[in-house]
């Protein structure tokens, strides 16, 4: 200090997660030590059991013991219950209630009080009357009580005496207002001659008692700041707020009473609810903050729950009391005790918190003259890894590296010096021994010295010796000896985040802090190896800061991401021009004072270090008090530049009211006229022979103001348009006057505020929500068409909301220009408004830019993920509709803004393509042929499925092929390697059985060799799989598409994805060149190279050719090398010439020339799309079989047949059928082979058989063409299926299931619906010809080859597909995308809900315990007494009053039949509202309707 997550990919806003640190923590695994701290956060529930408060005999009388002295007695000791002092108000616990002077500060108390203690004056005189204990008596279960009756005292009274005491009251001083000091005067108020010690005594000391002063401690009242949430708590208060009397109190005061006034708090948040004990401090954090208030310490408040008092220096006291209440004990049922939030235990609650332990040795408390006693304060110790510090589980050596595991490419490579083995220590441990500090005092006895004393005891300091005192503990430490023995685990390993592999598992089980993993190759799951962090702990959960500049002070934002109020006015508040004095509240300084300790920070020190302890040091606030005077405040003055008032001009749909007009539309009256008008995308409902539409003329009546008009004008906004006139708001320019900061912004309030919409009364043309009826459709509750009703208009009154937007709050001030437009007459310039560009500067970006979204200032408003929801509920407003304020719970990781790349669009440009469109021939109709679905079957083997499967793999299925079925054998196997034995043969033949594979037989054969081959048997390791997965792959392949496209370096430009380059003008078949340009260049592709093909020429002539010469029946022979023709190698086309067009590329036309613009054909197929096809060509990862999913043999299927599709062929005839007759090809095959010729068959073919491994011979006839002859419109002399016969050829074999011949048979078809397919010249048609695979054949199929040989293109509107460029998107699995409601199912949370049920705080009334005052009717009474009484005490009685009781009501949980909406949930209905012009542009207010998204109206926005 930053990650991670929204997108295909970018910025960016914006949440959600993660990484640190802490903890009174738990929980899960482990678990060796020592020290220091800490340990009921929950039920302030309850309360077996022991303790936590006593102490003094030197106050005081009694009893009980002991000892001693001879005994009575006495003296000494000891303990004990009462009287009597002080203590028990401290310590300990605890956090429930308290939002308050509680608590922290800081001040005040001239409004106060203080026991012990200190210092200091002055005192301690005289008396007196009980009582408790005790002892009789008596009641009671008990707790306890009564009655008679001795008795004491530092208990209790009553007199003396008295100050600076109280209390009145006078002067005088001072001060802050009451008041204070001083210094009179009167009057009041005191005590224990008590105990101890010494002692010669007037006694003297201590230790008490009494009254002053004064201090110290500690307490009580006030005030000032300060620090919780809600305003969905707006008004509280009657002792209330002031006064005056009086009471009360230790005191000031409505603290209380009586009277009087009628105040008093409160938008600076009162009053209410809700939570909360505050602080020093702790955590975190760079800081500012945030968040906590365990443990230590300070302060308050409590003590089972409410109330009250008493005592007392202090208490409203809880280990005291009285009383009501709710528990719980005990009880003889009359009546009684209790209070653990003390320290242990205990139930109990709960995720969870210890010992019914020592010891007062130390510290400190409480009594005492001391000794001591007592002390669950404390000091200790034990229990818990709970937290933090420290040590320990071993050190060195040890191998090209055991064994064991685990991965593997099988080689090896990790665990790994790791182990084992070898040395070597000894922290810790184990044993044994040694063995502390923590102790100061106290007492005892002597000794000095000091002050006092008449002297002693006594005080005060100091030595000095005696003694005696440790829980912790035999504990820290600290020698010795012994063994490597007794000591590691936990979490992670997919990013963030260090660490990686197998196995298993198969969207299963399961992980997960976010992203998310997991559907058969999982680095995420489980497990194992390895590795990575940390470490006696590891991780996990919950909580806080932190990261989070995610409430922003320090430190953020409102144009589109959430967020400027609809506009102005204006109150309080905030802020404010320019000079001058003065003041000192802020403000700045200097100085006191305080801010307890403890922590913290810096520096030392002390436990072996460290945690931990001690010591010094620093410390932002507050008060008090002395200078400063810029600023900002306040006062008093001043000035003109803000800002206002006047005059003088201008411009304007600026309002408000009346009046007045012309065009239109519709109504009504006539007239003319005659059938249709009207409306649509198209029709129809509607209107019209009763006369409409149209068209004239009158007239009504209502509403709105063409044109001018304009990013022109006014006006705060909404808003405002004919014309005139009255009244009125504002603005602007100019010019001189005045006034003199009078200004800005504005919380609450006010006022205006489109359209809808609401009342009330008018008015109604036109238009039009609803609603009606045509239409459209699947369906239309829409969109479109015919009506039409509220509304629309007017007054008057509501509402008060809009995309009320410039989505942009008012002011002010500074900071380049450039163009228009209104307005001052006009004109350069200026000024005031309005608009489009741009500069710098801002911004994510888009943009915005003197009209800022620039830079500064001030003031208000409003935002803090998205849903939920602007919903619910309370509250205000309103007639209603609804407005305004405005949650939550839950769910969720995204939602969003801009911009960029694609892809889409029923979006726009342009361009191409047998794409259309002119043609031409054909599918679709009919038979056959062949593939496919389907059904079917024992199997009908497998694959291909829109284009891009279907005469496809398959260039040929009777067995074979073959992969299926049926059945019958095999099991290291039909085939491959290696082993180990054997064997001479094996291979063949024969002959039996059987369908055959195979089995028998050794019968034949053979026998030269025995390495090699072979064969056979055995062993296993492997063979074998047309089994799966083409979504695990390699190769090959189809398409998009031979469509022009797809990229890359460098440079620019952009925060960036990316963009430029590749766009733009032109041009091309072309990203083809040309031009111009922040681009320059380049690489795959176009194009060229290559191949066949047209022309020509060299150069060769056999098997080809044949002009001349000779020959023939025949180029047949001889010869030629001219031509043909074949081989080879050149030529030759290059927009080269030439017209015209254009900067040029290039076009368009011409020469020439065998061929003109890529001459025509082929090969050749960018970067990628389709998880396209293929595991059945191969290959090949898992995976799956292994006497079987392998292999082998027969038959038998792939050839079925109610159908349906695709591709074909052969037809429907006369441009032809059928006889004859006569021509012309090209290109291929051919020795397991083409096969001539004679000869036989009607043929198919048969016999013999030349020739021929082919420019030789042979298949081999081409055939339409021509020509003659016949047919003449018919189901034919078209057509040939489909059937019977008879045959031929192939072949182990044509039955399932072959082709062909011949004779006979002669089906349907008469040119084919919708719809669809091919093709632009030698092309389409048409016509034979060969080949390939092949034993033969399903071939009508492919692949070739030549022959006859055409039509048509006007042109790009529209179809289908493709390509640039642009624009919109909410797509990105990319439109076969997205995505919205309703309705049904399940959960989940909430609101409403007739009621039911608790619970707070009050208010009224009633009743009132205990209790303190009050009253004074009565009893009752030692101290005093003037003998009257006082005074106290009991009952009574009055107010106050707690708990109870009644009553309505407020807030508020909790449930509740039913109910509304909302959230969630892979594959449920119905439509199809958004996103593109989403197929009716969306959206916003409001209004009607509608299953439902939603439709329609009126106004607005443009997002």
């Nucleotide at each position: 200090a930053g990650a991670g997550u929204u997108u295909g990919a970018u910025c960016c806003u914006g949440g959600c997660u993660c990484a640190g640190g802490a903890u009174g923590a738990a929980c899960g695994c482990u678990g060796g030590c020592u020290g220091u701290g800490u340990g009921c956060c929950u039920a302030a529930u309850g309360a077996a059991u022991g303790c936590a408060a006593g102490u003094u005999g030197a106050a005081c009388g009694a009893g009980a013991g002991u000892u001693u002295u001879u005994u009575u007695a006495a003296a000494a000791u000891u303990c004990u219950a009462g009287u009597a002092g002080c203590g028990a108000a401290u310590g300990g616990g605890u956090g429930a209630g308290u939002a308050a002077c509680a608590c922290g500060u800081a001040c005040u108390u001239a409004a106060u009080c203080u026991a012990c203690c200190u210092u200091u004056a002055a005192g301690u005189c005289c008396g007196g009357a009980a009582u408790a204990a005790c002892u009789a008596c008596g009641g009671g279960a008990a707790a306890c009580c009564g009655u008679a009756g001795c008795u004491a005292a530092u208990a209790c009274c009553a007199g003396a005496u008295a100050u600076u005491a109280u209390u009145a009251u006078u002067a005088a001083u001072c001060g802050c207002a009451u008041g204070u000091u001083u210094a009179g005067u009167a009057a009041u108020u005191a005590a224990a001659a008590g105990g101890g010690g010494c002692g010669u005594u007037u006694g003297c000391c201590c230790c008490g008692c009494u009254u002053g002063a004064a201090g110290a401690u500690g307490a009580g009242g006030g005030u000032g700041c300060g620090g919780a949430a809600c305003a969905u708590u707006a008004g509280u208060u009657a002792g209330u707020u002031g006064g005056u009397a009086g009471g009360g109190u230790a005191a000031a005061g409505g603290c209380c009473u009586a009277c009087c006034a009628a105040g008093a708090c409160a938008a600076u948040g009162a009053u209410g609810u809700u939570u909360a004990g505050c602080c020093g401090a702790g955590c975190u954090g760079a800081g500012a903050g945030g968040c906590u208030g365990a443990c230590c310490g300070g302060c308050c408040a409590c003590a089972c729950u409410g109330g009250g008092a008493c005592u007392g220096a202090g208490a409203u006291a809880a280990g005291g009391c009285c009383c009501a209440g709710a528990c719980u004990c005990c009880u003889a049922c009359g009546g009684g005790a209790g209070g653990c939030a003390g320290c242990a235990a205990c139930a109990g609650g709960g995720a969870a918190u210890c010992u019914u332990c020592c010891a007062c040795a130390a510290u400190g408390g409480g009594c005492g003259a001391a000794a001591g006693c007592c002390u669950g304060a404390u000091g200790g110790a034990g229990c818990g890894a709970c937290a933090c510090a420290g040590c320990g589980u071993g050190c060195a050596g040890g191998a090209c590296g055991a064994c064991g595991g685990u991965c593997u490419u099988a080689g090896g490579a990790c665990u790994g010096u790791a182990a084992a083995c070898u040395g070597c220590u000894g922290u810790u441990a184990u044993a044994a021994g040694a063995g502390a500090a923590g102790a100061a005092a106290g007492u005892u006895u002597a000794a000095a010295a000091g002050a006092g004393g008449a002297a002693a005891u006594g005080c005060u300091u100091u030595u000095a010796a005696a003694u005696u005192u440790g829980a912790c503990g035999g504990u820290a430490u600290c020698u010795u000896a012994u063994c490597a023995g007794a000591a590691a685990g936990u979490a992670a390993c997919g990013g963030c985040u260090a660490a990686c592999u197998a196995u298993g598992u198969g969207c299963c089980a399961g992980c997960a802090g976010c992203c998310g993993c997991g559907g058969u190759a999982a680095u995420a799951c489980a497990u194992a190896g390895g590795u990575u962090g940390c470490a006696a702990g590891c991780g996990u959960u919950a909580u806080c800061c932190g990261a989070a500049a995610u409430c922003a002070c320090u430190g953020g934002g409102c144009g589109u991401a959430a967020a400027g109020c609809g506009u102005c006015c204006g109150u309080a508040g905030g802020u404010u021009g320019u000079u001058u004095a003065u003041u000192a509240a802020g403000u700045c300084u200097g100085a006191a004072g305080u801010u307890a300790a403890a922590u913290a920070u810096c520096g030392g020190g002390g436990c072996u270090c460290a945690a931990c302890c001690c010591c010094g040091u620093u410390c932002c606030g507050c008060u008090u008090u002395g200078g400063a005077a810029a600023c900002u405040a306040a006062u008093a003055g001043a000035c003109u530049a803000g800002a206002g008032u006047u005059a003088u001009a201008g411009a304007g749909a600026g309002g408000u009211u009346a009046g007045u007009g012309g065009a239109a539309c519709u109504c009504c009256a006539u007239g003319u006229g005659a059938a249709g008008c009207g409306g649509u995308g198209g029709a129809a409902u509607g209107c019209g022979u009763a006369g409409a539409u149209a068209u004239a003329u009158g007239g009504a009546a209502g509403a709105a103001c063409a044109c001018c008009a304009g990013u022109g004008g006014c006006g705060a906004a909404g808003g405002c348009g004919a014309c005139u006139a009255a009244c009125u708001g504002g603005c602007u320019a100019u010019a001189g006057a005045c006034u003199g900061a009078c200004a800005c912004u504005g919380a609450g309030g006010g006022a205006c505020g489109a359209a809808a919409g609401c009342g009330u009364g008018g008015g109604g043309a036109g238009c039009a929500a609803a609603u009606a009826g045509g239409a459209u459709u699947a369906g239309a509750u829409a969109c479109c068409c015919u009506a039409g009703u509220a509304g629309u208009c007017c007054a008057c009154g509501c509402c008060g909301u809009a995309a009320a937007c410039g989505a942009u709050g008012a002011u002010c001030a500074u900071u380049a220009g450039a163009u228009g437009c209104u307005g001052g007459a006009c004109a350069u310039u200026u000024c005031a408004g309005u608009a489009u560009c741009g500069u710098a500067g801002c911004u994510a970006a888009c943009g915005c830019g003197u009209u800022a979204a620039a830079u500064g200032a001030u003031c208000c408003g409003c935002c803090u993920g998205a849903g939920u929801a602007g919903u619910a509920u309370g509250c205000u407003c309103g007639c209603a509709a609804g407005a305004g304020u405005g949650a939550a719970a839950c769910u969720u990781a995204a939602a969003g803004g801009a911009a960029u790349u694609g892809a889409c669009g029923g979006g726009g440009a342009c361009c191409c393509g047998c794409a259309c469109a002119a043609g031409c021939g054909g599918u679709g109709g009919a038979g056959c042929a062949u593939g496919u679905g389907g059904u079917u079957u024992a199997a009908u083997u497998c694959g291909a499925a829109g284009a891009u499967a279907c005469g496809c793999g398959a260039a040929g299925a009777a067995c074979c092929u073959u992969a299926c079925c049926c059945a019958g054998a095999c099991u290291u196997g039909a085939c491959a390697u290696c082993c180990u034995u054997g064997g001479c043969a094996a291979u063949g033949c024969u002959a039996u059985a059987g369908a055959g594979a195979u089995a028998u037989a050794u019968g034949c054969g053979g026998a030269g060799g025995u390495u090699a081959a072979c064969c056979a048997a055995g062993u296993g390791a492997c063979a074998g799989a047309u089994g799966g997965u083409g979504c695990a792959u390699g190769g090959u392949u189809g398409u998009c598409g031979u469509c022009a496209g797809c990229u890359c370096g460098u440079g620019u430009c952009g925060u960036g994805a990316g963009a430029u380059g590749u766009u733009u003008g032109g041009u091309u078949a072309a990203g083809u060149c040309c031009a111009g340009u922040a681009a320059c260049g380049a690489g795959c592709g176009c194009a060229a190279c290559c191949c066949u093909u047209a022309u020509u020429c060299a150069c060769a002539g056999u098997u080809a050719c044949u002009a001349a010469c000779a020959u023939u029946u025949a180029g047949u022979u001889g010869a030629g090398a001219a031509c043909u023709c074949u081989g080879u190698g050149a030529a030759g086309a290059c927009u080269g010439c030439c017209u015209a067009g254009g900067u040029a590329a290039c076009u368009a036309g011409g020469a020439g020339g065998a061929a003109g613009g890529u001459g025509a054909g082929g090969a050749u197929g960018a970067c990628g799309u389709c998880a396209g096809a293929u595991c059945a060509u191969c290959a090949u990862g898992c995976c799956u079989c292994u006497u079987a999913c392998g292999u082998c043999u027969g038959g038998g299927g792939c050839u079925a047949c109610a159908c349906a599709c695709g591709u074909g062929c052969u037809a429907c005839a006369a441009u032809g059928g059928c006889a004859g007759g006569u021509a012309c090809a090209a290109a291929g095959a051919g020795u397991c082979g083409c096969a001539a010729a004679a000869c036989c068959g009607c043929g198919a073919g048969g016999u013999c058989a030349a020739g021929c491994c082919a420019a030789u011979c042979u298949c081999a006839a081409a055939a339409a063409a021509c020509c003659u002859g016949u047919u003449u419109c018919a189901g034919u002399u078209c057509g040939g299926a489909u059937u019977g016969a008879a045959g031929u050829c192939u072949g182990c074999a044509a039955c399932u299931c072959g082709a062909c011949u011949u004779c006979a048979u002669g089906a349907a078809g008469u040119u084919g619906g919708a719809a669809u397919c091919g093709c632009u010249a030698g092309u389409a048609a048409u016509c034979g010809u060969a080949g390939g695979u092949c034993a033969g054949c399903a071939a009508u199929a492919c692949u070739a080859c030549g022959g006859u040989g055409a039509a048509u293109a006007c042109g790009u509107u529209c179809u289908c597909g493709g390509g640039u460029c642009u624009u919109g998107u909410a797509c990105a699995c990319a439109c076969c995308g997205c995505c919205c409601g309703u309705c049904a199912c399940a959960c989940c949370a909430u609101g409403g809900g007739a009621g039911c049920u608790g619970g707070u705080a009050a208010u009224g009334c009633c009743c009132a315990a205990a209790g303190c005052u009050g009253g004074a009717u009565a009893g009752g009474u030692a101290a005093c007494u003037u003998c009257g009484g006082a005074g106290c005490c009991u009952a009574c009685u009055g107010u106050c009053u707690a708990a109870g009781g009644c009553a309505g009501g407020a807030c508020u949980g909790g449930u509740g039949a039913c109910u509304g909406g909302g959230g969630u949930g892979a594959a449920g209905u119905c439509g199809a509202a958004a996103c593109a012009a989403g197929g009716u542009a969306u959206c916003c207010c409001u209004a009607c309707g509608a299953g439902a998204a939603c439709g329609u109206g009126g106004g607005g926005a443009u997002g």
Small-subunit ribosomal RNA from Tubulanus punctatus, 1503 nucleotides, folded computationally. The sequence is in RNAcentral, with records from SILVA. Its mean pLDDT, the model's own confidence on a scale to 100, is 82. Lineage of the source: Eukaryota > Protostomia > Nemertea > Tubulaniformes > Tubulanus. It matches the Rfam family "Bacterial small subunit ribosomal RNA".